Notes
Large-subunit ribosomal RNA, domain IV from a wastewater metagenome, 364 nucleotides, folded computationally. The RNAcentral record of the full RNA draws on SILVA. Its Rfam family is "Bacterial large subunit ribosomal RNA". Rfam links the family to the GO terms ribosome and structural constituent of ribosome.
[in-house]
Context: one part of a larger RNA
RNA sequence: CCUUCGUUAAGGAAUUAGGCAACAUGUACCCGUAACUUAGGGAGAAGGGUAGCCCGCGGUGAUGUUGUCAUACGAUGAUGUCAUUGUGGGUCGCAGAUGAGAGGCUCUAGCGACUGGUUAACUAAACCACAGGUCUCUGCGAAGCCGUAAGGCGACGUAUAGGGGCUGACACUUGCCCAGUGCUGGAAGGUUAAAGGGAGAGGUUAGCGCAAGCGAAGCUUUGAACUGAAGCCCCAGUGAACGGCGGCGGUAACUAUAACCGUCGUAACUAUAACCGUCCUAAGGUAGCGAAAUUCCUUGUCAGGUAAGUUCUGACCCGCACGAAUAGUGUAACGACUGGAGCACUGUCUCAACGAGGGACUCG
Numbered sequence: 001c002c003u004u005c006g007u008u009a010a011g012g013a014a015u016u017a018g019g020c021a022a023c024a025u026g027u028a029c030c031c032g033u034a035a036c037u038u039a040g041g042g043a044g045a046a047g048g049g050u051a052g053c054c055c056g057c058g059g060u061g062a063u064g065u066u067g068u069c070a071u072a073c074g075a076u077g078a079u080g081u082c083a084u085u086g087u088g089g090g091u092c093g094c095a096g097a098u099g100a101g102a103g104g105c106u107c108u109a110g111c112g113a114c115u116g117g118u119u120a121a122c123u124a125a126a127c128c129a130c131a132g133g134u135c136u137c138u139g140c141g142a143a144g145c146c147g148u149a150a151g152g153c154g155a156c157g158u159a160u161a162g163g164g165g166c167u168g169a170c171a172c173u174u175g176c177c178c179a180g181u182g183c184u185g186g187a188a189g190g191u192u193a194a195a196g197g198g199a200g201a202g203g204u205u206a207g208c209g210c211a212a213g214c215g216a217a218g219c220u221u222u223g224a225a226c227u228g229a230a231g232c233c234c235c236a237g238u239g240a241a242c243g244g245c246g247g248c249g250g251u252a253a254c255u256a257u258a259a260c261c262g263u264c265g266u267a268a269c270u271a272u273a274a275c276c277g278u279c280c281u282a283a284g285g286u287a288g289c290g291a292a293a294u295u296c297c298u299u300g301u302c303a304g305g306u307a308a309g310u311u312c313u314g315a316c317c318c319g320c321a322c323g324a325a326u327a328g329u330g331u332a333a334c335g336a337c338u339g340g341a342g343c344a345c346u347g348u349c350u351c352a353a354c355g356a357g358g359g360a361c362u363c364g
Stems, first nucleotide, its partner, number of pairs: 001359008010350002014348001019345001027051005036041001038169001052091018092096001104343007111335002116128002132167007144153003170330004175245003180242002182238005189233003195227002200222005207214002246279003250260001288322001289319001300316005
């Protein structure tokens, strides 16, 4: 020096990304226990007290010995032992749960309701699952899935069942848009395959013709019109289907900004809603929340907490770029989750010191 421990004056998180690590708490009994709450919880909340040994006196239970009365059961005394419990007194030590083993706690916010599962061997979480919600498919030889098939699962089930998608307890809610895409339904018209159909055309040649050429039947190569389903076009519906939910202009007596450029009877205060014109659109973001796990500008502004706070909490709202089952907003309980604050406690630190075990090191 390394490692594992022990102790430490005064201070007590000043350390550090962060109380990481360590310290502290820890048992039993008694007292006592808040907000909030889904009335179960929260809760071992928090916060206090007691605890050894000896003696005395009581209570309760068990079990012996024995006296008196009554004798059918029994009633009432005396005296032991054991267990347990209460109370009073005494006594020793710094310390009596004397060893080991045995919750630190509180306040506040985020996320996820919860128990559970997960990256075997760097991530346990806010991820996955979940009960619940909702949409959709499926009438049974079900849908769906595996298999070339037979066959099997579904299911020895039958719509209170089974499959798939999304959401994720509970509470209050879940707005507008069907133009695009998808899905469902419709069938008038347009388009449209194979197939049917066979007008016509080409080749060949019996024949005709002096020749040029024409050319039946058959065979062969083709082949127009017309008939012809679903689908698509088309017409509707459908958002807890995929998804989407605007822009521009003018205006106040410096500038800037825009209450205003609609209505109503007036002056002022509070709260809420709302402008005019125009362009575009399928419709222009409703409730709620909001510098947020989302806010660039930004350490926004104000307030709280601190002597001092880019974090935190509460508000504000000009939301770069929240928003309603890719759910919105709340929420008791729960969490080896993630921020912030405090009490207690400490060698984390000011600032290091000493000691012990094992290494390293020296010699052999």